[in-house]
Context: one part of a larger RNA
This record gives sequence, structure tokens and C1' cells, in this order.
RNA sequence: GAACGAACGCUGGCGGCGUGGCUAAGACAUGCAAGUCGAACGGACUAUACAAUUGAGUAAUCGAGCGUAUAGUUAGUGGCGAAAGGGUUAGUAAUGGCUAGGUAACGUACCCCCUGCUUCGGGAUAGCUAUUCGAAAGGAUAGGUAAUACCGAAUAAUAUCACAUGCCUAUAGGUGUGUGAUCAAAGAUUUAUCGGGAGGGGAGCGGCCUAGUUCCCAUCAGCUUGUUGGUGAGGUAAUGGCUCACCAAGGCUAUGACGGGUAGCGGGACUGAGAGGUUGGCCCGCAACAUCGGGACUGAGACACUGCCCGGACCUCCACGGAGGGCUGCAGUAACGAAUAUUGUGCAAUGGGCGAAAGCCUGACACAGCGACGCCGCGUGUAGGAGGAAGUCCCUCGGGAUGUAAACUACUGUCAGGGUAAAGAAAGUCUGUUUCGGCAGAUUGAUCUAACCCGGAGGAAGUCACGGCUAACUUCGUGCCAGCAGCCGCGGUAAGACGAAGGUGGCAAGCGUUGUUC
Repeated sequence: GAACGAACGCUGGCGGCGUGGCUAAGACAUGCAAGUCGAACGGACUAUACAAUUGAGUAAUCGAGCGUAUAGUUAGUGGCGAAAGGGUUAGUAAUGGCUAGGUAACGUACCCCCUGCUUCGGGAUAGCUAUUCGAAAGGAUAGGUAAUACCGAAUAAUAUCACAUGCCUAUAGGUGUGUGAUCAAAGAUUUAUCGGGAGGGGAGCGGCCUAGUUCCCAUCAGCUUGUUGGUGAGGUAAUGGCUCACCAAGGCUAUGACGGGUAGCGGGACUGAGAGGUUGGCCCGCAACAUCGGGACUGAGACACUGCCCGGACCUCCACGGAGGGCUGCAGUAACGAAUAUUGUGCAAUGGGCGAAAGCCUGACACAGCGACGCCGCGUGUAGGAGGAAGUCCCUCGGGAUGUAAACUACUGUCAGGGUAAAGAAAGUCUGUUUCGGCAGAUUGAUCUAACCCGGAGGAAGUCACGGCUAACUUCGUGCCAGCAGCCGCGGUAAGACGAAGGUGGCAAGCGUUGUUC
């Protein structure tokens, strides 16, 4: 000098864009953060219309109403989603990251393309009803019901497996041919479609493997028994001591094994002429974690932040028999700390989930609020105006400085304030129409606000320094005291170095100090 997720002191007008728990991965009250589909299913309820049957009345008519239809709502079954998005950096020195390869050792729901198929049946169960246990959470028994829930059968190959065999490879593999065996499906409806099942291909996304690289300590020198390799088996989507049985005795190591400490890694960021040094906050990619430890289930995908089970610690409710919880989501609370924000608005846009769609959900996101925390921009007026008011300071008492500064005159109108009001809405949605390409009309803004009008110099300047380094000096007070100080050093009676005042210099809505890095 530059930089900062900064803090502290003094001061503080406005706007834009960013950014804000670095400490206790310590504990959390409360609300919200993952739902959706009635065009999969049986019910229940509501409204309207019709209405078997029926009551009152002489009748007109009034009333009850099995049931049916239409429209709507939805607890439950079922489907998809909940593995994404969001948070954090505790652990991890390599089961991680990065770079480059391999997978003839693999997987893939949703999406796209292609080829076939979508036949016939069955038994349950929730909801519901009845009874019943429990303080609650939650159950139990009986009855009966539906499905795109579950199960059986049929059919099927370029799928899978076995056998035989051809070709290409060379570690098991790939690709053909023949024979045999095995495996499938679900319907809805507005008749337009949307689905279901098998196989192949694609895209995207993942799993695994290899090489190189990735901090400090040798005051860590030897480490290792599933250890190293083989055979066989199990397991996996898949290779493999991944696991197991048996066999062999190997494997790593001064090119630093093993041990200890520290640490998420990268793109990047800061600095520097560069080489390098330092760093990894915000944003993007990867990894890991979700109170601590372990485990599997479901599923295309998890060993799953707001799923399940077990154990520990902690907290809550309880009728003492039991039951519930997990903010390292968004706000917020106390605590810790030098220190870090609102229990805000909206799904209008972008994106995501579900749905045929309307739409619903979305603390992702878009915005607003708070903080000079940072960067950038603007303003606090402009022009004229005396050898030069007053005040203040200095003085050799003559004068000098503040100083065109003020007053005063003439103007301007940024920003703030008030009124008024576009674009951002492209698209989407609805309706109509269509030559199916579109076209027309209507509609959708949480938030912010241009232009225009009013307005009036009015509401807007501080902070640090002034001995040298280093731009900027005098007076008074103090008297090695009080104090200053980055270094040298000032202060003991004339202090340009302390304190105050006047003046001056620097920067400026900031200035200075501290901390850290180069």
C1' cells in the first nucleotide's frame, strides 16, 4: 500500500447492487418448510332435480320419503412424489477431492424413439357397522365391501437359463443358429385419448475400478493375521477377503509404512511485476453429516434431516400402567460471545411435486424489513459580493489571520416530501374460431417505479492528524506531574510531541483504531 463475512470509537442525508452466528455440529417455546390425484376405488356428507311408497285434507294443496341423476366436498384403500429442493462442515489425510482413463465387471423410476402384447378367473382387507379395552397415544373382537391393492391360470420372444454349434476376440467375454425350459399385463373415460405389460435403443443420472496429485511432525521406525495371495462357495446391479471354508506365508516401509497433530476438497478469492505466499465466507461442482451410536425395511434410487426399529444422554405429558420429541430448513428464543437481521409479503415471475386439466402445495424462489457491513453513484447548493462587517485568535499594538467565507443580490431545483401513473405479462390460463400452423377477445403484479405536476436553499459534514519518518503551527495551561507514543522518542517553568483554543493539512458519509493475510 492492498484486502476483509470483520469488531470498536466518533459521526451519519439519499439511492442501487451485494452481503450479514466466523463463537456452542451447544439447548430449543411457537408457527410454517411435502404434498397431490375423485379422470384408480368403495363409501360418507352437502345441494338441486325427479321420485316408488305414504300421512293430513272433500279438493286445491301441504308434509315425510326408498331410490335415481347431476354438481360439489373428502376420512380411508390405491398411485406418484417424499432419495429432489433447503441446511451445515462435526467427522474425514483417503471408502474424500481434482485431473486423465477403464467398466468385455454394472444399474437406471420419470422423459424420447422402435417392435409385439393388454386373455380368463379367485380370495381378502381398510373405510363402514356393532361390541369392547385404555387417562392418553393407541388398540381388540365380530360382521360385511371395492379397486389401476393382492393372488392364480393362459399365451409370448431378438428376454433369461441349459445343451449343441458357427464366427470374432482373448481373463471369465461378444455375436449368430438350433432344441428345450421359465417369466407378463389394469383399467379409466367426456370415445378424443390417457394408461398397463414385455423387449431393444437413446438421453440424462449414478455404482465400481486404475494411474497421477493432494498439510505438518522421525522428539512417530518398524507395521500387519482377513493380514498378502490362491482354490471353492456365498453375497451384490456389478468386480473384489466384500464374507466364509481350506491351502500357502505372504504384504507395506527412509521414494517415509505405522503412529500423532491439523483439515472438508475443487472451481476460485486476496496479495504480488512475476515467481510465489495466504485462503476456501457468499455463488457453482463433489463429499460427508442430520441429538449420540447401531440396524435394516420400503423403493428405480436411502441404509433415508421434518420414515421405521434398538440402545445412550437430555426434554415433555401422565390417571404412574404408559406415551411423545429432535430447527446443522425459514423466522424466532435464551445461552455463548468483540460480533452477525423479521416469529414480514407473495406464489405475480423462474423452478419443483402431483394432476388430463382447472388447480393445489412449495420459508425453493421472488420481494420487502433491519445493519454505512462492503462496493458504486448522488447530494449537502450556483454566480456575484469589501483591502475586507461583527465575533474569535495572534500581535512588535502599527497590524495580521479566519475570509468571498458570511450578510446581501440574482438564480437553479438533484435528493428527501406530496400528487399522479407506464413498462416489466414474454408466456400462461379461459372463451370463441381454425386451413390444426395459428388467430381474436378476456384475464393474471407480492414487490418496485420511469416520465409528468407541486414544492422550496429550504431537511443533509464529519473525522483524524499537524517533532522527524509524513502533507499540515501558533498561543495558553501543565511542570519527569497529568499524559503521549507505530519507531526514534516527548514532558523536570518559555513543550511546534501532553491538555485546550485559534489556524492549517488529509480523507469524506465517512474518518480513525484494533485484528488477520500478502
Molecule: small-subunit ribosomal RNA, 5' domain
Organism: metagenome